[in-house]
RNA sequence: CCCUUAUCGAGAUUGGGUGGAGGGACCCGGCCCUGUGAAGCCCAGGCAACCUGCCCGAAGGGGCAAGGUGCCAAAUCCGGCCCCCGAGGCCUUCGGGGGGAGAUGAGAG
Numbered sequence: 001c002c003c004u005u006a007u008c009g010a011g012a013u014u015g016g017g018u019g020g021a022g023g024g025a026c027c028c029g030g031c032c033c034u035g036u037g038a039a040g041c042c043c044a045g046g047c048a049a050c051c052u053g054c055c056c057g058a059a060g061g062g063g064c065a066a067g068g069u070g071c072c073a074a075a076u077c078c079g080g081c082c083c084c085c086g087a088g089g090c091c092u093u094c095g096g097g098g099g100g101a102g103a104u105g106a107g108a109g
Base pairs, nucleotide, nucleotide: 001109003107004106005105006104007103008102013044015043016042017041018040022033023032024031027080028079029078030077045072046071047070050068051067052066053064054063055062056061076101081099082098083097084096085095086094087093
């Protein structure tokens, strides 16, 4: 980088240092966070249970949280693209479901 697959409305920092203006994936429209200090990096703390490990069980499964990740504002912050269904309206609106895209884990190349 690419493919497959599972999950994504829960949870967890007003922490410290550094940094110095952006950030919330891309594009658009919103809406938010931010000099009362953004992104990034480091330290500490925590959440969670994807993988490894350990324990219980015949198994399905349940538990622990040592290790490997990941994560710790707002539903993946909301919507926009495509498809289906429903309702109203009379040419457009609303609602629901799915897809796509993205993120994370695991496996293959």